[in-house]
RNA sequence: AGAGUUUGAUCCUGGCUCAGGAUGAACGCUAGCGGCGUGCCUAAGGUAUGCAAGUCGACCGUGAAGUAGGCUUCGGCUCACUUCACGGGGCAAACGGCUGAGUAACGCGUGAGAACUUACCUCUAACAUGAGAAUAACCCUGCGAAAGCGGGAAUAAUGCUCAAUGGUUCGAGCCACAUGCUUGCAUGUAGCUCGAUAAAGCUCCGGCGGUUAGAGAAAGGCUCGCGUCCUAUCAGGUUGUUGGUGGGGUAACGGCCUACCAAGCCUAAGACGGGUAGCUGGUCUGAGAGAUGGUCAGCCAGACUGGGACUGCGACACGGCCCAGACUCCUACGGGAGGCAGCAAUUAGGAAUCUUGCGCAAUGGGGGAAACCCUGACGCAGCGACGCCGCGUGGUGGAUGAAUGCCUUCGGGUUGUAAACACCUUUUGUAGAGGAACAACACUGAGCUUACUUUACGAAUAAGCGCCCGCUAACUAUGUGCCAGAAGCGUCGGUGAUACAUAGGGCGCUAGCGUUAUCCGGAAUUACUGGGCGUAAAGAGAUGCGUAGGCGUCUUGACAAGUUUUAUGUUAAAUCCUGGUGCUCAACAUCAGAAGUGCAUAGAAAACUAUCAGGAUUGAGACAGAAAGGGGAGAGGGGAAUUUCUGGUGAAGCGGUGAAAUGCGUUGAUACCAGAAAGAACACCGAGGGCGAAGGCACCUCUCUGGUUCUGUUCUGACGCUAAGGCUCGAAAGCGUGGGGAGCAAAACGGAUUAGAUACCCGUGUAGUCCACGCCGUAAACGAUCCUCGUUAGAUGUUCGUUUCAAAUGCAGGUGUGUAACUUCGCUUAGAUGCCUAAUUUGAAAUGGGUGUCGUAGCUAACGCGUUAAACGAGGCGCCUGGGGAGUACGACCGCAAGGUUAAAACUCAAAGGAAUUGACGGGGACCCGCACAAGCGGUGGAGCGUGUGGUUUAAUUCGACGAUAAGCGAAGAACCUUAUCCAAGGCUUGACAUGUAGCUGCAAUCCCGAUGAAAGUCGGGACUCCUUCGAGGGUGCUACACAGGUGCUGCAUGGCUGUCGUCAGCUCGUGUCGUGAGAUGUUGGGUUAAGUCCCACAACGAGCGCAACCCCUGUUGCUAGUUAUAAUUUCUAGCGAAACUGCCCUGCCAAAACGGGGAGGAAGGUGGGGAUGACGUCUAGUCCUCAUAGCCCUUAUGCCUUGGGCUACACACGCGCUACAAUGGGAGGUACAAAGGGUUGCCAAACCGCGAGGUGGAGCUAAUCCCUAAAACCUCUCUCAGUUCGGAUUGUAGGCUGCAAUUCGCCUGCAUGAAGUCGGAAUCGCUAGUAAUCGUGGAUCAGCAUGCCACGGUGAAUACGUUCUCGGGUCUUGUACACACCGCCUGUCAUGUUGUGGAAGUCGGUAGUACCCGAAUCCUGUAUAUUUUUAUGGGAGAAGGUAAGAUCGGCGACUGUAAUAAAGUCAUAACAAGGUA
Repeated sequence: AGAGUUUGAUCCUGGCUCAGGAUGAACGCUAGCGGCGUGCCUAAGGUAUGCAAGUCGACCGUGAAGUAGGCUUCGGCUCACUUCACGGGGCAAACGGCUGAGUAACGCGUGAGAACUUACCUCUAACAUGAGAAUAACCCUGCGAAAGCGGGAAUAAUGCUCAAUGGUUCGAGCCACAUGCUUGCAUGUAGCUCGAUAAAGCUCCGGCGGUUAGAGAAAGGCUCGCGUCCUAUCAGGUUGUUGGUGGGGUAACGGCCUACCAAGCCUAAGACGGGUAGCUGGUCUGAGAGAUGGUCAGCCAGACUGGGACUGCGACACGGCCCAGACUCCUACGGGAGGCAGCAAUUAGGAAUCUUGCGCAAUGGGGGAAACCCUGACGCAGCGACGCCGCGUGGUGGAUGAAUGCCUUCGGGUUGUAAACACCUUUUGUAGAGGAACAACACUGAGCUUACUUUACGAAUAAGCGCCCGCUAACUAUGUGCCAGAAGCGUCGGUGAUACAUAGGGCGCUAGCGUUAUCCGGAAUUACUGGGCGUAAAGAGAUGCGUAGGCGUCUUGACAAGUUUUAUGUUAAAUCCUGGUGCUCAACAUCAGAAGUGCAUAGAAAACUAUCAGGAUUGAGACAGAAAGGGGAGAGGGGAAUUUCUGGUGAAGCGGUGAAAUGCGUUGAUACCAGAAAGAACACCGAGGGCGAAGGCACCUCUCUGGUUCUGUUCUGACGCUAAGGCUCGAAAGCGUGGGGAGCAAAACGGAUUAGAUACCCGUGUAGUCCACGCCGUAAACGAUCCUCGUUAGAUGUUCGUUUCAAAUGCAGGUGUGUAACUUCGCUUAGAUGCCUAAUUUGAAAUGGGUGUCGUAGCUAACGCGUUAAACGAGGCGCCUGGGGAGUACGACCGCAAGGUUAAAACUCAAAGGAAUUGACGGGGACCCGCACAAGCGGUGGAGCGUGUGGUUUAAUUCGACGAUAAGCGAAGAACCUUAUCCAAGGCUUGACAUGUAGCUGCAAUCCCGAUGAAAGUCGGGACUCCUUCGAGGGUGCUACACAGGUGCUGCAUGGCUGUCGUCAGCUCGUGUCGUGAGAUGUUGGGUUAAGUCCCACAACGAGCGCAACCCCUGUUGCUAGUUAUAAUUUCUAGCGAAACUGCCCUGCCAAAACGGGGAGGAAGGUGGGGAUGACGUCUAGUCCUCAUAGCCCUUAUGCCUUGGGCUACACACGCGCUACAAUGGGAGGUACAAAGGGUUGCCAAACCGCGAGGUGGAGCUAAUCCCUAAAACCUCUCUCAGUUCGGAUUGUAGGCUGCAAUUCGCCUGCAUGAAGUCGGAAUCGCUAGUAAUCGUGGAUCAGCAUGCCACGGUGAAUACGUUCUCGGGUCUUGUACACACCGCCUGUCAUGUUGUGGAAGUCGGUAGUACCCGAAUCCUGUAUAUUUUUAUGGGAGAAGGUAAGAUCGGCGACUGUAAUAAAGUCAUAACAAGGUA
């Protein structure tokens, strides 16, 4: 100090989770010792038993026992002492100890204060005189079960009462002085007078006590400032309440109490109410903020629950009293007793927390003069790994790297110097011996069989827990097979799991280790320190007006509240920190120091803030003069259009749609003309142009009215900014009342579309839209951007002002010249022509207000913003804190309602989200290509047959291949064999085949015979017999063992090979640059190409795999060679060369180049034609049955041999083909021309036989020599459009060939038979030139079997305008909520299970209060009585209880609403692409 997790990847936002520390802990496994600490967090539930507060004889009375003395009548008496006991009296019991229920409070903390008290202690001063009456114990006696309660008689005191005396006492009064101020009061002091109140003795003779007063110390009571949790879904609270006067009361102030008077007091700086909680020093964590309050210490509160007083210096009293209540116990049933939140202990509760121990030795406390007594305070011990600290479980050597275990590539590795073994040591342990301190301070030591020292013995007595996929240190094997299970988060597990379980090994910590819970941290994830709000959560609709509050221009003076500083006091001790010291160290203990951010007091300073006083003008406002505007309200007016009505013309349709229909129309529509009525909205101008706070505002005119801007710098003089609450305004829809209603149009109806269509489209159509008044108060009310002020580059529009300049106009005014007319002789009138000026218009510049676009710096996660900021600063307000649940429930307020505002939780998920990137996709766009379409030619789909597949069948129909990319495919050839246990049957078991070891016996190998059998095989008999170094070996057989064998499974464990996109033009890299980054650039753009082919441009420059070329065949030609061909200069065959490169010319394109078009030459011209060649990758494509291979499986069988069958079945469906349907033909006759292959188990000539298949025959050929070996075409004849002289299936019969074998199940031939079929529906396939079509030929496989496959040549076309559409592909761009990538994603209802929650008739409880009733103890008080004590009876206050009506909180609740979640349900497809209606 960070890390994991949203994504294909990235950056950001944001939550969840982890690593750390801690604990009064608990649980699991484990456990050797010691020291120091610590231990009911739950039931402030209940408690048996014992103990926890007594002491004093030097206060007093008495009893008993004992001892010593004296006396003795020996019975005893007396005195002294000791011990025990009872009682009176004193002091203590109010401390100490426990607990944290209550308490949100002067309770606590801190700092101040005045109106008080204090037993014991210290000091000072004075005093202590006289008298009296009782009473307990004891004795007698009564009642009662007991607890206990009486009656009688006696007695003492430091007990009680009375009296006296007394002053530095108390009270009252008078008077004087001083001080203060509010001037007649307060306070203090002195003096005088009156009244009131004291005492106790004991003694060891040293003292100890008593009374009064004062002072001190220490303690306590009271008051005040400040601080002290959550909640506003608690907003008003309060009647002794707030204050005053009189009185009472208290130690003391005070509504503390009471009577009267006044009506106050508290509250948004949160009163009142509700919830929770003892507070602090401290403790834990942390940088600090934070959380917490156990142990120790201070304070408070409580003592079974509630109330109350008494005693006392002190209590309203934990181990006292009275009353009430609950509970427990005793009882003779009449009545009594009790209070562990003291120490132990017990029970209950709970995950959970100890001994019914020892001692007063120490420290401390009470009593006492003291000795001493008491002390569960305390000191110790016990129990518990509960925590912290320390020690140990051995050390050194030791390789054969033993054995075992585990793994293994079988070589080894690891366990591992680990062990064994050798030597050594003895902390600890056991046994023995010695032995402190704790006592300063004499006796006295619980602990103590102490700590510690020493001797002996002997490695002896002592290691676990968790983890090992990432975070996070540490890996393999086996088992399991989405099972069992793991998991803090991400996730792991579906047959090779480093994640489950086990083992080996390893890592970590260690007498502990893990888990769980809680707190802080990390989390800057509530941000005061220290965050944000355009799009991630977040700016309120306007903040328009404005209250409180917060903040506020320049300057002078004063003050000193804030502020700064100095000093003093305090901040208890302990703790923390620093430095020492003591326990062997440490923990621990102890000493000293420092610190203690705070509060208070005093002094100082005066910059800033506040306050007071004065001044200023720039903020703000006013005034004057101008300007623009759909700003608002009201009234009046206008025309176009629509619809309706009336009249006319007119005649069959109109309307509407993708196409239709509903609808309207012969009762005359639509169309056209004229007129009238009504309502609503205002074309053009019109523009991201104007105005307004926002919503919003548009025909014209008038009236009333708000705001803004500019100029002047005349006035006021900070008057300002923001603004919680509050007030106001606020689109559309909606609501109420009353009008209005043309058009449009939710709902509704009808027609279409559709699988459906409660929609989109069409035809109708009601609320509504309009007006008036009143509600509602919300919108993607958006610039998704709050208001105000200041600072910080520009460029370019537009709008409204102001100033200046220029130009034009200047018909208006002035003025000049000249003409004409009339004439009143006048600048009277009318033309013409100059000059000047106001003014208008246009343009430019400058300067202000508004509104746009681009853009620098800067900011931003990016997109983007950028003087109109999202930059840099200041002030104020509002809001946010993961997604969902939910803007929902409940409550409250508002509303007529609809609903609005405010606003949670349970539960659930590990994400949700923003911006940008690369892909993929789109019923998005642009460009381009391909027999992709189109243009053509020929087919398939219909028939018959062949063949393959599915299905069915079967004992078996072996297996694989399934859109394109399976289906004449593996299979280049199933009668047996092939063949695959596919079926039936019979056999073999080291095996049909390989290698090795051991043993055995014989023998070469082998051949023959017999029996049985379908064969394989089994059984039996016979014959023959190898080499040799004579040991044996080789070979062979048999037996046994290792093993063989498997076409058994997984192609989703694999290699190799293959298909496909696709011979499509793409796929990448290095360096550089850009970007926070994923990535981009290059590879895009402009042209061009078959091509990422080439050129140009360009933050890119280069390169690689692909393309092309290099290779083969073919076309031209040269040379060389050739037993076969040839008459031939030649053909052919083989080899080596040449030739083609846009090389040349013209031309097009913006320049050029690339490239295109044309031409020449040439056998061939623009990759000449064909082939081979297949980038990165995709399809988890195919193949374990070619082969190889991992794992699994079988082993007298899933291996091997054999016979027979099956793979050839047959209602049917599909694919690929053949033959046809005929005249471009069939038949008959004649005649011609290839290429490429093959041939000795072969090809087979001639000749002969047969109608033919074929047979006989045997020449030639191991092949350029011989053989297989052409058909269509061409010529002549015939058939004449028919189911035919087409077509040949099927069937019969007779034959041929191959082969052991032709039945299942071969091919061919002759004769006879002569199906279907007359060109093929929807649909669909191939082909762009030597191609399609058509004709034959050969080969592989092969005994035989070819319509298939591969190859060869012969004859030899048609068409391509073109790229709109279909399919596939490429490039760029765009949108995306997709990334398993559209065969994607995803929404809602319903159904089922589970869970949470709201409502609910009601029902059950808790809490607090109000009113009334009843009213204990107790205190106060009245009256009566008594007068040493009282008693009786009233009153007031008063706990518990009761009644009543409500409030509030909670539990349950039939039924019901809603949400979440689950697996592969149902129905649709709303959203994401123009998501198919944005």

The RNA shown here (small-subunit ribosomal RNA) has 1478 nucleotides and comes from a metagenome. The sequence is in RNAcentral, with records from SILVA. Its Rfam family is "Bacterial small subunit ribosomal RNA". Rfam links the family to the GO terms ribosome and structural constituent of ribosome. The prediction has a mean pLDDT of 81.